[in-house]
Context: one part of a larger RNA
RNA sequence: AGCAUGUGGCGGAUGCCUUGGCAAUGAUAGGCGAUGAAAGACGUGAUAGCCUGCGAUAAGCUUCGGGGAGUUGGCAAAUAAGCUUUGAUCCGGAGAUUUCUGAAUGGGGAAACCCACCUAGCAAUAGGUAUCGCAUCCUGAAUUCAUAGGGGUGCGAGGCGAACCGGGUGAACUGAAACAUCUCAGUAGCUCGAGGAAUAGACAUCAACCGAGAUUCCGAAAGUAGUGGCGAGCGAAAUCGGAACAGCCUGUUAGUGAUAGCACUGGUUUUAGCAAAGCGGUCUGGAAAGGCCGGCCAUAGUGGGUGAUAGCCCCGUAUGCGAAAAGACCGGUGUGGUACUGAGCUAACGAAAAGUAGGGCGGGACACGUGAAAUCCUGUCUGAAGAUGGGGGGACCAUCCUCCAAGGCUAAAUACUCAUCAUUGACCGAUAGUGAACUAGUACCGUGAGGGAAAGGCGAAAAGAACCCCGGGAGGGGAGUGAAAUAGAUCCUGAAACCGCAUGCUU
Repeated sequence: AGCAUGUGGCGGAUGCCUUGGCAAUGAUAGGCGAUGAAAGACGUGAUAGCCUGCGAUAAGCUUCGGGGAGUUGGCAAAUAAGCUUUGAUCCGGAGAUUUCUGAAUGGGGAAACCCACCUAGCAAUAGGUAUCGCAUCCUGAAUUCAUAGGGGUGCGAGGCGAACCGGGUGAACUGAAACAUCUCAGUAGCUCGAGGAAUAGACAUCAACCGAGAUUCCGAAAGUAGUGGCGAGCGAAAUCGGAACAGCCUGUUAGUGAUAGCACUGGUUUUAGCAAAGCGGUCUGGAAAGGCCGGCCAUAGUGGGUGAUAGCCCCGUAUGCGAAAAGACCGGUGUGGUACUGAGCUAACGAAAAGUAGGGCGGGACACGUGAAAUCCUGUCUGAAGAUGGGGGGACCAUCCUCCAAGGCUAAAUACUCAUCAUUGACCGAUAGUGAACUAGUACCGUGAGGGAAAGGCGAAAAGAACCCCGGGAGGGGAGUGAAAUAGAUCCUGAAACCGCAUGCUU
């Protein structure tokens, strides 16, 4: 030095576990905000920090319910001082308080800060003072009337929020094996606006000589007919089958009567809760829920915990009950008026949509790239008819058929999930699953926009090793706890690489 065996160190793979994630299903909710939101800053505890809660009334105050023995949130013990069957802590409903910033709104500002005025009050203090829009009143220039402007009052708006929705604007990489029409794509991005859905919607629609009968969504028709440097590609409709179905309105006059709203009341439901079975003996074991023998409950033997595997120990579960208060939905009864807003039915009269339809030029949308190009929209120039009329039926004309534009409203079927409740998984199990199971959008990096980790496991219970010895300590040896300490806090299991020690053999 090598090999082998044994025994250790280092290391943290593997196995097992799960507080956390992921994906769904069914319900709910689909908004919050000038009555000051979302998001924060700073405070707040007997005690330093972080998280949670709360706001100078500050881990809380009042009240109404539930509940019934301990309790003063967590990391996180300990001490002190309290509260509590005169019902605390805790859970739920409704109130009160709610600093400063933030749309932030008295003015300013480098957010959480600085500086004001008016009114009331002795004071502490309280209230008001932004902008824009609409309505209304007062005032009022150049300039006579007026208008612009100024001021008061009332009402509303503003900002945030995950996706879904409608409008406006609108790329490029890419593909075409290059590239320009084309494609990607009306996508991404930017922006405006709304709702719990949005849009659309009651035929100037289709069809084909038969007929259908608003819209939306799904399946087929169909990768068909078409379109296309006829390249790459793009790509319908009629019709059929389903989901869901709902139709209406307008001006004047006259009549009739009773919608919304409000009050009371009934039911359902949401926001706290309540309720089965005494298991007994014995064996193994550290421990019984396991084995054996015997009993009980069950509309409950889904599930979780408890020192191993528990229907009967605990939490629950089935089923049945339960609300002072507040909310939601569905009914019933009463009230309710022509002054305003909305509004049913009957009758009569009226009205039934013009710079519109169409056309020229230039564009855009239609599956359809200008094409034989109908149809729809319109920047510009034009420009009808009036039911004896007008539009469409894919150039255009005739016949025929069909419908009535240029005003408006409309549930459901459909899309989505920031969020709440319940349930599920041939989903993950700590290099996985969210970036994040832990102080996580933290530490750290960057001027900034922004980027962005690592890090889980003693034990059933801390019983977390009193005391003694070596040592300055770290650490170790005894002792003790424990089923186990090679479970000792760098703590379950503890692979490999790598590094020792002991023994044997070889060189």

Predicted 3D model of a 507-nucleotide part of an RNA (large-subunit ribosomal RNA, domain I) from a Betaproteobacteria bacterium. The source organism's lineage runs through Bacteria, Pseudomonadati, Pseudomonadota and Betaproteobacteria. The full RNA is in RNAcentral, with records from ENA. Model confidence (mean pLDDT): 82 of 100.